A computed fold for a 498-nucleotide part of an RNA from an uncultured bacterium, annotated as small-subunit ribosomal RNA, 5' domain.
Model confidence (mean pLDDT): 84 of 100.
RNAcentral holds the full RNA, with entries from ENA and SILVA.
[in-house]
Context: one part of a larger RNA
RNA sequence: AUGAACGCUGGCGGCGUGCCUAAUACAUGCAAGUCGAACGGGAGAGACUCUUCGGGGGUCUUGAGAGUGGCGGACGGGUGAGUAACACGUAGCUGACCUGCCGUGUGCUGGGGGAUAACACCGGGAAACCGGUGCUAAGACCGCGUAAGCUCUGAGGCAUUAGAAAACUCAGAGGAGAACGCUAGUGGCAUACGAGGGGGCUGCGGGUCAUCAGGUAGUUGGUGGGGUAAUGGCUCACCAAGCCGACGACGACGAGGGGACCUGAGAGGGUGACCCCCCACACUGGAACUGAGACACGGUCCAGACUCCUACGGGAGGCAGCAGUAAGGGAUAUUGCACAAUGGGCGCAAGCCUGAUGCAGCAACGCCGCGUGCAGGAAGAAGGGCUUCGGCUCGUAAACUGCUUUUCUGGAGGACGAUGAUGACGGUACUCCAGGAAGAAGUCUCGGCUAACUACGUGCCAGCAGCCGCGGUAAAACGUAGGAGGCAAGCGUUAUCC
Numbered sequence: 001a002u003g004a005a006c007g008c009u010g011g012c013g014g015c016g017u018g019c020c021u022a023a024u025a026c027a028u029g030c031a032a033g034u035c036g037a038a039c040g041g042g043a044g045a046g047a048c049u050c051u052u053c054g055g056g057g058g059u060c061u062u063g064a065g066a067g068u069g070g071c072g073g074a075c076g077g078g079u080g081a082g083u084a085a086c087a088c089g090u091a092g093c094u095g096a097c098c099u100g101c102c103g104u105g106u107g108c109u110g111g112g113g114g115a116u117a118a119c120a121c122c123g124g125g126a127a128a129c130c131g132g133u134g135c136u137a138a139g140a141c142c143g144c145g146u147a148a149g150c151u152c153u154g155a156g157g158c159a160u161u162a163g164a165a166a167a168c169u170c171a172g173a174g175g176a177g178a179a180c181g182c183u184a185g186u187g188g189c190a191u192a193c194g195a196g197g198g199g200g201c202u203g204c205g206g207g208u209c210a211u212c213a214g215g216u217a218g219u220u221g222g223u224g225g226g227g228u229a230a231u232g233g234c235u236c237a238c239c240a241a242g243c244c245g246a247c248g249a250c251g252a253c254g255a256g257g258g259g260a261c262c263u264g265a266g267a268g269g270g271u272g273a274c275c276c277c278c279c280a281c282a283c284u285g286g287a288a289c290u291g292a293g294a295c296a297c298g299g300u301c302c303a304g305a306c307u308c309c310u311a312c313g314g315g316a317g318g319c320a321g322c323a324g325u326a327a328g329g330g331a332u333a334u335u336g337c338a339c340a341a342u343g344g345g346c347g348c349a350a351g352c353c354u355g356a357u358g359c360a361g362c363a364a365c366g367c368c369g370c371g372u373g374c375a376g377g378a379a380g381a382a383g384g385g386c387u388u389c390g391g392c393u394c395g396u397a398a399a400c401u402g403c404u405u406u407u408c409u410g411g412a413g414g415a416c417g418a419u420g421a422u423g424a425c426g427g428u429a430c431u432c433c434a435g436g437a438a439g440a441a442g443u444c445u446c447g448g449c450u451a452a453c454u455a456c457g458u459g460c461c462a463g464c465a466g467c468c469g470c471g472g473u474a475a476a477a478c479g480u481a482g483g484a485g486g487c488a489a490g491c492g493u494u495a496u497c498c
Base pairs, nucleotide, nucleotide: 001496002495004494005493006492007491008490011370012369013368014367015366016365017363018362019328024326025325026324028323029322030321033071034070035069038068039067044062045061046060047059048058049057050056051055078281079280080279088205089204090203091202092201093200094199097198098197099196102194103193104192105191106190107189108188109187110144112142113141119134120133121132122131123130124129150174151173152172153171154170155169156168179186180185207253208252209251214244215243216242219241220240221239222238223237224236225235226234256278257277258276259275260271261270262269263268283304284303285302286301287300306317307316308315309314334360336359337358338357342356343354344353345352346351373403374402375401376400383394384393385392386391407439408435409434410433411432412431413430417425442487443486444485445484446483447468448467449466453482454481455480456479457478463470464469
């Protein structure tokens, strides 16, 4: 010093922290939706009206749950399994690259088409779900026209560079779009730049073992094809035989990395909880799809283990999200409140969603602060302990007298956080009034190191112990008592690091 645990004890507050073990298995609830100002439709309700008074029809308003479509689900949250690696840190390179939303500039937003879900009907299935026929809309999908700029090809051409680009000029070819609206606006397409974000490459740096000494066939290089946003054996065909290594290759073991944290005068040593940045993972293994971005924790497919449902034909699931359960363990919390604030997603907005977050609950787990009273009070009371029986000591300690009320209890008022409205926290913090010393001290030690000593019991027993060592009949070392010393809402022990 600690994310601690254990023993004894325990008054309050503030701020933090809280599964270090089984990346074990998970009941239940919640954790990612949103948009009617993209679209078709519309259960239900209300008003009016017609009515054979059973109810049905029509108009208007409102409008649930689904569906098509858009954006978001790649963020936020968790964990540390794997990884000794360009994973991380730092300094660079990208003439080898991408970038939705946002900002700035320029140009455009013409004219058409065919479907399909929803829905209706029919059918299959226990279910999950699926099939057929028919109808329909769009900012969904598909042609056409246009092309400033863009892409590709060819030619010219200026350099720079290791080397092709780019820019500039000309020619040819290719490829865009979407509208909505409450008339305030919001969108769509192309292109250039920016901002922020990301991909790739490189130098250097940071574990243990040499009782790991040789390793390597896509291996090393070349040519060509493929692939990618992009370089590259990334991949493939052919050709050559290279490449790495005591400056430690290859192998094995153990390990997320950094900012930082602990210690120390520093150098150094140790650690990588909380907070921040990066990486990796999401039951185990593999794969791609969609998309600006994933090879995707709460998406898809396949295989496996496990659990569950089943009508036995077949299906469903993944808490290393927040709570919570079982197990493991010396050990680690509530199946709480709220979107009021901050932030995020969607939406023009109103708003909806948000176990992110803000708060509350539990735990002396840590740090800090406060309190458990203050002053007076000697007949040095009673009582305890010791005693040489004179006394000494606990000890101004108590009683008693006076005072105070931090805290506590009761009552009253009552926030900031919120810009006009909106407060979970919270009738909380805080303020005032009243009451009454009232409700609040333990723990470890006392042989030396090391502050603090006597009595009794015990008799190498029972026991103590960090080291030296105590105990076998006067033990300051064991046990108890009185006293004393240390620290104090804590004290001591254990574990670990300096």